[in-house]
Molecule: small-subunit ribosomal RNA
Organism: uncultured bacterium
RNA sequence: AGAGUUUGAUCCUGGCUCAGGACGAACGCUGGCGGCGUGCUUAAUACAUGCAAGUCGAGCGGGGUUAGAUUUUCAAUAUCCUUCGGGGUAGCGAUUUUCUAACCUAGCGGCGGACGGGUGAGUAACGCGUGGGCAACCUGCCCUAAAGCCUGGGAUAACAGCGGGAAACCGCUGCUAAUACCGGAUAUCUUUACGAAGAGGCAUCUUUUAGUAAAGAAAGGGAAUGAAUGCUUGCAUUCAUUUUACGCUUUAGGAUGGGCCCGCGUCCCAUUAGCUAGUUGGUGAGGUAACGGCUCACCAAGGCAACGAUGGGUAGCCGGCUUGAGAGAGUGAACGGCCACACUGGAACUGAGACACGGUCCAGACUCCUACGGGAGGCAGCAGUGGGGAAUAUUGCACAAUGGAGGGAACUCUGAUGCAGCGACGCCGCGUGAGCGAUGAAGGCUUUCGGGUCGUAAAGCUCUGUCCUAGGGGACGAUAAUGACGGUACCCUAGGAGGAAGCCCCGGCUAACUACGUGCCAGCAGCCGCGGUAAUACGUAGGGGGCGAGCGUUGUCCGGAAUUAUUGGGCGUAAAGGGUACGCAGGCGGCCAUGUAAGUCAGAUGUGAAAGACAUAGGCUUAACCUAUGUAAGCAUUUGAAACUGCUUGGCUUGAGCUAAGGAGAGGAAAGUGGAAUUCCUAGUGUAGCGGUGAAAUGCGUAGAUAUUAGGAAGAAUAUCAGUGGCGAAGGCGACUUUCUGGACUUAUACUGACGCUGAGGUACGAAAGCGUGGGGAGCAAACAGGAUUAGAUACCCUGGUAGUCCACGCCGUAAACGAUGAGUGCUAGGUGUCGGGGGUCAAACCUCGGUGCCGCCGUUAACACAUUAAGCACUCCGCCUGGGGAGUACGUACGCAAGUAUGAAACUCAAAGGAAUUGACGGGGACCCGCACAAGCAGCGGAGCAUGUGGUUUAAUUCGAUGCAACGCGAAGAACCUUACCAGGACUUGACAUCCCUCGGACUGAAUUAGAGAUAAUUCUUUCCCUUCGGGGACUGAGGUGACAGGUGGUGCAUGGUUGUCGUCAGCUCGUGUCGUGAGAUGUUGGGUUAAGUCCCGCAACGAGCGCAACCCCUGUCUUUAGUUGCUAACAGUAUAGCUGAGCACUCUAGAGAGACUGCCGAUGACAAAUCGGAGGAAGGUGGGGAUGACGUCAAAUCAUCAUGCCCUUUAUGUCCUGGGCUACACACGUGCUACAAUGGUCGGUACAAUGGGUUGCCAGCGAGCGAUCGUGAGCUAAUCCCAUAAAGCCGAUCCCAGUUCGGAUUGCAGGCUGCAACUCGCCUGCAUGAAGCCGGAGUUGCUAGUAAUCGUGGAUCAGAAUGCCACGGUGAAUGCGUUCCCGGGUCUUGUACACACCGCCCGUCACACCAUGGAAGUUAGCAAUACCCGAAGCCAGUGAGCCAACCGUAAGGAAGCAACUGUCGAAGGUAGGGUUAAUGACUGGGGUGAAGUCGUAACAAGGUA
Repeated sequence: AGAGUUUGAUCCUGGCUCAGGACGAACGCUGGCGGCGUGCUUAAUACAUGCAAGUCGAGCGGGGUUAGAUUUUCAAUAUCCUUCGGGGUAGCGAUUUUCUAACCUAGCGGCGGACGGGUGAGUAACGCGUGGGCAACCUGCCCUAAAGCCUGGGAUAACAGCGGGAAACCGCUGCUAAUACCGGAUAUCUUUACGAAGAGGCAUCUUUUAGUAAAGAAAGGGAAUGAAUGCUUGCAUUCAUUUUACGCUUUAGGAUGGGCCCGCGUCCCAUUAGCUAGUUGGUGAGGUAACGGCUCACCAAGGCAACGAUGGGUAGCCGGCUUGAGAGAGUGAACGGCCACACUGGAACUGAGACACGGUCCAGACUCCUACGGGAGGCAGCAGUGGGGAAUAUUGCACAAUGGAGGGAACUCUGAUGCAGCGACGCCGCGUGAGCGAUGAAGGCUUUCGGGUCGUAAAGCUCUGUCCUAGGGGACGAUAAUGACGGUACCCUAGGAGGAAGCCCCGGCUAACUACGUGCCAGCAGCCGCGGUAAUACGUAGGGGGCGAGCGUUGUCCGGAAUUAUUGGGCGUAAAGGGUACGCAGGCGGCCAUGUAAGUCAGAUGUGAAAGACAUAGGCUUAACCUAUGUAAGCAUUUGAAACUGCUUGGCUUGAGCUAAGGAGAGGAAAGUGGAAUUCCUAGUGUAGCGGUGAAAUGCGUAGAUAUUAGGAAGAAUAUCAGUGGCGAAGGCGACUUUCUGGACUUAUACUGACGCUGAGGUACGAAAGCGUGGGGAGCAAACAGGAUUAGAUACCCUGGUAGUCCACGCCGUAAACGAUGAGUGCUAGGUGUCGGGGGUCAAACCUCGGUGCCGCCGUUAACACAUUAAGCACUCCGCCUGGGGAGUACGUACGCAAGUAUGAAACUCAAAGGAAUUGACGGGGACCCGCACAAGCAGCGGAGCAUGUGGUUUAAUUCGAUGCAACGCGAAGAACCUUACCAGGACUUGACAUCCCUCGGACUGAAUUAGAGAUAAUUCUUUCCCUUCGGGGACUGAGGUGACAGGUGGUGCAUGGUUGUCGUCAGCUCGUGUCGUGAGAUGUUGGGUUAAGUCCCGCAACGAGCGCAACCCCUGUCUUUAGUUGCUAACAGUAUAGCUGAGCACUCUAGAGAGACUGCCGAUGACAAAUCGGAGGAAGGUGGGGAUGACGUCAAAUCAUCAUGCCCUUUAUGUCCUGGGCUACACACGUGCUACAAUGGUCGGUACAAUGGGUUGCCAGCGAGCGAUCGUGAGCUAAUCCCAUAAAGCCGAUCCCAGUUCGGAUUGCAGGCUGCAACUCGCCUGCAUGAAGCCGGAGUUGCUAGUAAUCGUGGAUCAGAAUGCCACGGUGAAUGCGUUCCCGGGUCUUGUACACACCGCCCGUCACACCAUGGAAGUUAGCAAUACCCGAAGCCAGUGAGCCAACCGUAAGGAAGCAACUGUCGAAGGUAGGGUUAAUGACUGGGGUGAAGUCGUAACAAGGUA
């Protein structure tokens, strides 16, 4: 950085698709290790269980445990005394009193539960970001500083007792403490009020100083030391002090954290355009930490909005992240900042801080407990569970580190955090071994069978040890102690190649190809598209390519996409200029000067958190990862510059306007006036038609039309002039006159002094048709009627005909309203016409201004084209476009009487739709030319009978092929068997035929017999060669066997070769170089002539060349020459009738070689050419006549059955052999022929003249037999010698006399002949007999232009036999051709095209069927946000407070203050009501889209047959 895809090809426009990167991903296949990260994107769904916020005994009173001391009592035991009753002492143990010490602690009290952690529901907002402000504020703990800490008092939990309750918990009575609570004092100080002076600022104001008045504080605890008192003499109590540490009160300041305000920025919809009543402002009051309608009373009527208010939808915002060259676009996981939320909704309390995730109250939903009375709960903390989902982890360890709360501290708590576990989820690193190793092993795959490839790959040999396994040592993280991680990282030793590779792709894009299977099936596919029997595209295999512990797929985002274009696009024809003008807002704006500094430019300062990114270093073995340092747009403040833009002021005249004088004009409006024509009416003349068409008919007319004459009426339109002429903004405007009126142009002078351009909304105008009301109505004419046409004809054509067309007034507001080209300004070669004006001239020429056309450079354009009237070069403003269809449709809204107009989507669907140009093909387009193409002629076909081929039908089979021309007397130059491929039946299986191998035999062969339909089977007879070391070997041949193989007229002519037909013997088809074009392509090859011809000449950006044409070849026509048998015979001779013989080669002929014809000569025409016409000469004259010869290509034309051949199929059969049958069938249809229908003839008799050919398995003379076919016999001939072999029509006679005949010969019968193993199916011929149709052929159609048509016979191939066919040969021998209008075919040029499979093309709409999405719809259901009213919880506030009440006052009564309770305002949820809006659904219904072969027509593309 591009690529694929619209076309036959091209250029352009334009969409779709791909290659890249990224991810909190998921899915499929696979999976060795480690490091660092990361992990519910869905249900802000519901949650079992455990933990996540406590701590302080150095605030307090209790309670408890342990130890010691102490006290009481009991007692085992010991001991002493004893009056034996007992007593004393000691005493493990138990119990008890008091004290001390340590520890624990429910409660009161303090601090913390407002942090930390989670989530993103809500929020479009000062929520967030950024920059400012608070002279309008608060701030616990912390820091600094100053001052203080005096004196009293009353309660209350705990606890005890009683009571209620299932529980949660609660009530009453009684006791008690404080750093809990309260009164008083003090006042550095603070607050408030009053008033004075000074300073400052930014308006309110702020600040300093001194004064007066009022109000306002506190709490102690521990430790140490000392003193006093008590006694148990080392303890307790009390008091004092404070060096220190903790705490308390007041004040000032700081720090930190917050609160409020403002500028700017922050998604989509205008099919959301108006919103707002505490709303906007003021005054006053209340409230708050604080400003403020924050709240209230009163007053005013404001406030916001097209620079987008209001409404609706969506959404946490940012640092950043992804992508991109950038500008941008997308995104907001993790990490960090802010905000919001904590089951849903509401509310306050406490507090420095909350309207509070693990607090309270109320309401609601849900879950749980219950004794049914009542209670409890809130994982969007960490784990975990259910559910949802494509999908996301452990009910782990530890407070060791970092941090947090409390505490003086020890310490306690901490699912914050540090770690571990799980997951290839991501990024990064490493490994799965290394070297040598060719008989290129085996095996796989493939093959042209030779080989190639996997492939040094393997095996094998020699090594190494990263990961791994075992053993040993062992950290940093904590510089004393303390380590969850963890015996981890790391190090050492030993072991052994052992345990470790997959995934996707291989038609093009896009790197990588073969085989088999499949056969539009199965399937693939991102786009184009693959698959219908040879698939590099499906599936498998081998091989290859890519990446690699991953690889693919799916999804999303950016990119490519300049495909929303600021950078960086367009609008004549591709999508796109508003129908036109005026004009508010807005945008833009001439020349000179002054000032300013908003934009602009430069410097400085602040900010721009950290992380991230980038650069440079550094740390983990490297990397990922981590650390350090540096770097910035923006915003704000400030200092400067002054060119440009803006603003201010002053001036200027060129833009714009104004004035005067002119001429031009279908410019507009109104009134009036003409003439021509049409129609109608009246009257006259006049008679049978008129009218209309392609042709007709309907219609009019004998009741007098049409025609014609005269008069009259009415309406509409204005011939000629008239013109790519004029005017107008556009629509548009056409007789003449008058009135009113707009604009442009020219010339000239003075004036104003930028007054200008454009123009969203807005306003006005706006063809035709249409609508409303009232007129008018001649002609024309939708609808309608009739007549035609037609398969139909709701059309085109004709006859009629109503709205309408006209006028007035009012609507509508659209057109291919087009130059498909918005308006304005400036600049940029010309030429030529025309309209209006001016200058100039005698008149011209010429110059100039404004309009309107054509041609044409530069330039532009995809091309076509545009080109001073731009689509060129630039500027300003407006409108519009972003693939095709759906669709200018639906819904909504506005306008309209309606018709409808304006605005204007989506679902779904396609990979195109489109523009310009090119080459063809085609046209019921044009021009020119040719052809037996038509015409002019002749003879036919189509009718009959027969022959032959085909279709169809039939059949066991009627083998197969050929099917418009270009199949059909074609393959087939010849089916009785054979042929033969078909059918029936009978047989064979290495085979009827070829090669190879093994065994046996010796010939092969020939002959015969039997059975059988035959194939075949059985039997008999006969029967080798060569070499030799004599064992044998070889050749040939027969039989048997095995398998390779043979065989196939089986399939595919759409896999092929070869051959052939056809356009067409038409004149075309191409190339090289050059030139033109962006290109396909063009030129040449077109043009003017001419020709049979792209034949030749001339011209020309072409010059040459090739394949075709022509010529060269063959036959024929004339002559010469050579040669003379089998040919010939003029002269000579002989002869018998025949060149028969001698003789000859002159002639004919034969067959070799030559000559000849070239527009060469003359004339005319033509362009001085090519050539044409005429003429001469000549056997022949303009290619003399005929043949052979077939360009590039077309038709997937024909042929696999001539042959060859790939692949497929078959292999005791689709092969081979045999017998019989069939190809010969027969209601019918078609093609090609033959014979006829007769007198130009038939029949009979006589008679004349050919040519080409063929012949030994043959032609057969002659003679004989037969009516004849033919037979018998038999000479000659391997052929210029003999034979086939008489040519026939013709000519000369005779007869027939127009008839189904003396025409015609079909059909049939009988009798024969020939060929052949064999004529039944199924041959040919002969004789006799029979004697059908047919009297010249409908529509239509064929051949032929001269030795031709027509007519007449002859020969040949094939062949045993079997032509009316085919191929040849000669005889006789015409008619017509004006000409190119038409039919058919072809050629050249041109034109149109929506065709390119190319008109047998393409293509439209209804209907029918299936599917899909969507609109309407009586309604139905659900949600959302509001409104009005009702009810009114908790709670704050306000009021009341008769009930209750410790602290203060009061001796007391009582008071003050307070509380319960009640009332009120506000107030959530709830209820009611009517609307709004969204979504879903709905019988039925509307159109739309899609769908290989449905129906009806033929609308469009060519003049598409009516443009």